The RNA shown here (small-subunit ribosomal RNA) has 1492 nucleotides and comes from an uncultured bacterium. Its mean pLDDT, the model's own confidence on a scale to 100, is 84.
RNA sequence: GAGUUUGAUCAUGGCUCAGAUUGCACUCUGGCGGCAUGCUUUACACAUGCAAGCCGAACGGUAACAGGCCGCAAGGUGCUGACGAGUGACGAACGGGUGAGUAAUGCAUCGGAACGUGCCCAGUCGUGGGGGAUAACGCAGCGAAAGUUGCGCUAAUACCGCAUACGAUCUAUGGAUGAAAGCGGGGGACCGUAAGGCCUCGCGCGAUUGGAGCGGCCGAUGUCAGAUUAGGUAGUCGGUGGGGUAAAGGCUCACCAAGCCGACGAUCUGUAGCUGGUCUGAGAGGACGACCAGCCACACUGGGACUGAGACACGGCCCAGACUCCUACGGGAGGCAGCAGUGGGGAAUUUUGGACAAUGGGCGCAAGCCUGAUCCAGCAAUGCCGCGUGCAGGAAGAAGGCCUUCGGGUUGUAAACUGCUUUUGUACGGAACGAAACGGUCCUGGUUAAUACCCGGGGCUAAUGACGGUACCGUAAGAAUAAGCACCGGCUAACUACGCGCCAGCAGCCGCGGUAAUACGUAGGGUGCGAGCGUUAAUCGGAAUUACUGGGCGUAAAGCGUGCGCAGGCGGUCUUGUAAGACAGGCGUGAAAUCCCCGGGCUCAACCUGGGAAUUGCGCUUGUGACUGCAAGGCUGGAGUGCGGCAGAGGGGGAUGGAAUUCCAGGUGUAGCGGUGAAAUGCGUAGAGAUCUGGAGGAACAUCAGUGGCGAAGGCGACUCAUUGGGCCAUUAUUGACGCUGAGGUGCGAAAGCGUGGGUAGCAAACAGGAUUAGAUACCCUGGUAGUCCACGCCCUAAACGAUGUCAACUAGGUGUAUGGGAAAUUUAUUUCUUGUGUAUCGAAGCUAACGCGAUAAGUUGACCGCCUGGGGAGUACGGUCGCAAGACUAAAACUCAAAUGAAUUGACGGGGGCCCGCACAAGCGGUGGAGCAUGUGGUUUAAUUCGAUGCAACGCGAAGAACCUUACCUGGCCUUGACAUGCACGGAACUUUCCAGAGAUGGAUUGGUGCCUUCGGGAACCGUGACACAGGUGCUGCAUGGCUGUCGUCAGCUCGUGUCGUGAGAUGUUGGGUUAAGUCCCGCAACGAGCGCAACCCCUGUCCUUAGUUGCCAUCAUUCAGUUGGGCACUCUAAGGAGACUGCCGGUGACAAACCGGAGGAAGGUGGGGAUGACGUCAAGUCAUCAUGGCCCUUAUGGCCAGGGCUACACACGUGCUACAAUGGCAAGUACAAGGGUUGCUAACUCGCGAGGGUGUGCUAAUCCCAUAAAGCUUGUCGUAGUCCGGAUCGCAGUCUGCAACUCGACUGCGUGAAGUCGGAAUCGCUAGUAAUCGCGGAUCAGAAUGCCGCGGUGAAUACGUUCCCGGGCCUUGUACACACCGCCCGUCACACCAUGGGAGUUGGCUGCAAAAGAAGUGAGUAGUUUAACCUUCGGGAGACGCUUACCACUUUGUGGUCGAUGACUGGGGUGAAGUCGUAACAAGGUAACC
Repeated sequence: GAGUUUGAUCAUGGCUCAGAUUGCACUCUGGCGGCAUGCUUUACACAUGCAAGCCGAACGGUAACAGGCCGCAAGGUGCUGACGAGUGACGAACGGGUGAGUAAUGCAUCGGAACGUGCCCAGUCGUGGGGGAUAACGCAGCGAAAGUUGCGCUAAUACCGCAUACGAUCUAUGGAUGAAAGCGGGGGACCGUAAGGCCUCGCGCGAUUGGAGCGGCCGAUGUCAGAUUAGGUAGUCGGUGGGGUAAAGGCUCACCAAGCCGACGAUCUGUAGCUGGUCUGAGAGGACGACCAGCCACACUGGGACUGAGACACGGCCCAGACUCCUACGGGAGGCAGCAGUGGGGAAUUUUGGACAAUGGGCGCAAGCCUGAUCCAGCAAUGCCGCGUGCAGGAAGAAGGCCUUCGGGUUGUAAACUGCUUUUGUACGGAACGAAACGGUCCUGGUUAAUACCCGGGGCUAAUGACGGUACCGUAAGAAUAAGCACCGGCUAACUACGCGCCAGCAGCCGCGGUAAUACGUAGGGUGCGAGCGUUAAUCGGAAUUACUGGGCGUAAAGCGUGCGCAGGCGGUCUUGUAAGACAGGCGUGAAAUCCCCGGGCUCAACCUGGGAAUUGCGCUUGUGACUGCAAGGCUGGAGUGCGGCAGAGGGGGAUGGAAUUCCAGGUGUAGCGGUGAAAUGCGUAGAGAUCUGGAGGAACAUCAGUGGCGAAGGCGACUCAUUGGGCCAUUAUUGACGCUGAGGUGCGAAAGCGUGGGUAGCAAACAGGAUUAGAUACCCUGGUAGUCCACGCCCUAAACGAUGUCAACUAGGUGUAUGGGAAAUUUAUUUCUUGUGUAUCGAAGCUAACGCGAUAAGUUGACCGCCUGGGGAGUACGGUCGCAAGACUAAAACUCAAAUGAAUUGACGGGGGCCCGCACAAGCGGUGGAGCAUGUGGUUUAAUUCGAUGCAACGCGAAGAACCUUACCUGGCCUUGACAUGCACGGAACUUUCCAGAGAUGGAUUGGUGCCUUCGGGAACCGUGACACAGGUGCUGCAUGGCUGUCGUCAGCUCGUGUCGUGAGAUGUUGGGUUAAGUCCCGCAACGAGCGCAACCCCUGUCCUUAGUUGCCAUCAUUCAGUUGGGCACUCUAAGGAGACUGCCGGUGACAAACCGGAGGAAGGUGGGGAUGACGUCAAGUCAUCAUGGCCCUUAUGGCCAGGGCUACACACGUGCUACAAUGGCAAGUACAAGGGUUGCUAACUCGCGAGGGUGUGCUAAUCCCAUAAAGCUUGUCGUAGUCCGGAUCGCAGUCUGCAACUCGACUGCGUGAAGUCGGAAUCGCUAGUAAUCGCGGAUCAGAAUGCCGCGGUGAAUACGUUCCCGGGCCUUGUACACACCGCCCGUCACACCAUGGGAGUUGGCUGCAAAAGAAGUGAGUAGUUUAACCUUCGGGAGACGCUUACCACUUUGUGGUCGAUGACUGGGGUGAAGUCGUAACAAGGUAACC
């Protein structure tokens, strides 16, 4: 920096990712080289080999080898080079490994004093003279072995005395004590028989002084976590005196004394080697301590000492233990955490290699020997670095693959092909640096008697290489020998196809997958890195997510309930001193390596290397004196005290008061009272309730009363008395910083609760009863016990809240209120101004995520304390402290989720509020629901009862019309390029007549017919046959779609641009005041405008005018049966164009507006009436069966044809209708008045039939003719309340018409039959005027078949007080835990499965305290015993040695505690799971406000 909580936003906050890194491991893959690195696990066990020896110039010697000498030979001889074993010297304490232990006996840094020191350096002095042994060896034994015993011989630089003593040590200052070793080279004089003496040089030895380096010891500072570890310690702290050590010291012992450590974290527990440094990070930090380097510790486990300069000793010793091995069973041997290597463990870590050539170490005079230190090689992509796998050209953009809109695109200049190059690899050849010291020789200097020897310098020069015939160089051939891994939804660079179908699978987080997956699997393509790539694990970073740098705490996690106060932290003002802090300079140190800078060397780089810088630290020292500290002395402003006043439900105690409730007694009085939404339980005729009088008792104090007062908080309210704490104001006086905060500590601390004893009127958990309810362990009602009250003692918690710690300073104002002080003015009891202390509200700057806070801060600062670090688990478990108990305080983890949360926004919703509208209710009229029938649906049935539509918004719907057809369904019979389209080939005009079989489709036979155009090639339409591309599908998906439609709703809304406000989502505009049918208009306003809607424009209708009069009309004039004819176009009417209505006018109301109310005029008045017109959107609404269409599916069938059947079934249920139930009526007779359709048609007149209808035939392509009589109405008659002269279902018979065909299954007619039904339960529908109701007529579809649908006119009402309620809608506002939006969300028990965890009778293991037992080896001490070469001796012996005893102590044993872990029948809660069960607690007033 990003992703992830939300519809969206800001914030808080966690989780996750991108980076770097690793001693790594794993998957897939793998060409080369250089430089590094390589058991992180079992400090588990180890076969085998090697890892520490060397010196003959210390010694006696001579086992082996070589040479010599003697000897004729056998053989002898240490004579020489050398040298096994042994004595002796030095080394073995270094080098190498490991990290078990260790939280300080360690390490790092800086200091210190009481020490030691082999080899090395410098200085001084010595190195004289003696002695006794002993290994080897020889002889003889024991033993399996390891080994060992006895006797005897021998040497030394082995051992022991004596002498000497410059230094040294001790001292009583007189003195005393203590050493040594020789070896080699050379040599002139002298001595000596010789060896040699002697001289000299070198090495060595002894004593001592000093140095260097190394080591031992002490101190200061720093050095992990836990307080659910708070007290620890008896040699413990100190002193005196012994002892001990190289050395200080309780290191040790005796005595004395009672200290010492600890909240600045002792003790205990867990973990851990420490550091330079390494990784990361901007840094500060955090994590780590492999390789390299310094220190420490360890060496099978535990203990111990010896030797030595140095060890309590990795490849030494002794003892104990475990383990392994050998054994003749008697006894012995061993220690890879050295280098290789083996087994085991494990995800995992190499060769039983070469060489001492170099560097270094040990020994040696040296040559040299030894060296698994080291240098090299081997194995491993384990890491870092470098190189390569070719380069250039090459478009027919090949083939193949993949995709495709079928055109093409892409792989892709990629390949092929042509030319070139040769790093690496292969073959051959040449060939290093690392190696110059030592040695030889010459010259020269030193030493010396010396030109010897030895040492130093220079010249010349021989030899020495594990790596390795390696690096490097050259030559040859030849593109030849060499590319993979991960990823491609977002974060995050990179996309398509197919397969699969919530399956298989993916996943770091968010999340993908339920038939069109860029997220799974495969492929093509792409992206990233590249001999590697990806994954796992781990660390830092991002994470300001522990915040020192650098966070927070009103509401997100977070202020202790509140005071007092020890320690601690911080602290007013002036002066002087000091110099601890601080600052500055200098010096020392801060190892090297590492990091950084500048150079150098490998062809570069990694790597190596020279110099510098740095090492932020510590110590010492000098200086400064501002600031902090410390010391001293002052000051008054902070703080306190005194004097004078003031207000107050401040506290504890005593006394008193009235109202009310209840109870008791009495009087009056009678039937109810009480209670609720409604009731009931309850009380009451045994006299309630009501009312009056009197009395008892307890509790609480109405009004005053107030965002008024007091108190630290909890809290405090009648009046009065005394007592007591605090606060405020004013004037002064006084003390002189006495202050602030405050971990632990301690006081107080509502209610409930507990204990003891009282008290108890009312109220009231528990409990009982009555209701409510599906239930009701509740809400409501009637009762009612603890308790509430008092005294004393506990408890110690609350949403103990201002969700805001205390103190101090500073920073605009306005207003109210409580209580003090001061001043002024006047109206003399008021006003105004001002100044304190409280309290409340608005608000500026500022702050805040926002809300909000705002001198009473959440502003700007300072001081101190407390607290927070994702949600859940959990304020829980365990442990501890407190408590009588209840419980409180302190306070985790496993596990689980990717969120949980705050504030604000837009919606939606509310059994929230306000305003408004609608046939929404109300007021009315008529219906449905009951009957019969029609029709549609569900269900059932069926071979099939095709399919769709399903709350409103499906159900007389698609269907404006199923006997066949339709038809999609079923049964049966048939066809397969197909009933239909295009293309190809062949044939034929097309077409048509007749017959046979069959249910038909179909099959077979048969007759007539040769057309049209032509550029003469042929072509167009049509028919038949054949093969292939294809046709075809009312098959699936309306949740893949287009189009169309329904619905909210003809509701008044839905938005945009610019501006403004807000961090933002968003807001404003569009809200407000009026008004309207209307977001209609007006006014106001940080808005100003605009768009889609509203309205208007369009059509019909209502009035008039103009034009035009046939098929229309007829007033006037003729005429007729008749507007029939003449005539006319005035009227009606027709159909074109105009006029008219706009709140225009008047009055009132309103705000001088918009508008409303009333009126006039007018055919019509405030939208005149009706229609068309349907904003943004909602419902994954409906339709793949109108049509179109993606994908999928069928292809001799899910396609096509035919016949018959079905869609018409029928116990039943529902919707929509028709006809009725009658007298406002039925029937009969007479009579009046409309709008539409018609050539496959309507059909007149006439005629036949009772009728449906038939026959014949006229007119009409329609203002002309026809359907066609409109009906209700009106005028008469009849019926008389009845299942009827109502009603017509059902059934019988007989017919008519349409049609190939009325059986399933049509309509109609006539005659007969004459069912239910007497106005319809709960419930429910329509309608506000030419409307409802009622009456008939027409049309579409259609051969026929409407009670349906769409239209037409006739007659023609009632009612609307009003908006409380039901339903729907609009606007504003409010709450919200909802956003799939209340059909939402969500809680708990129970049941089931899994997971981790607490308790648990116990069982078991580790560590450890205390008290005892035990006592190896060893050291110290003691010493009866045994014993002895050196020394002493008075010769007896002594010192010494061995043995024994004792003190300490390891292993081990017993008892009793503590603590940690594992396990445990059973059991407690917790978490997570699929769609379980029961309720509905919370979110809205969540239906009883919620919560502590």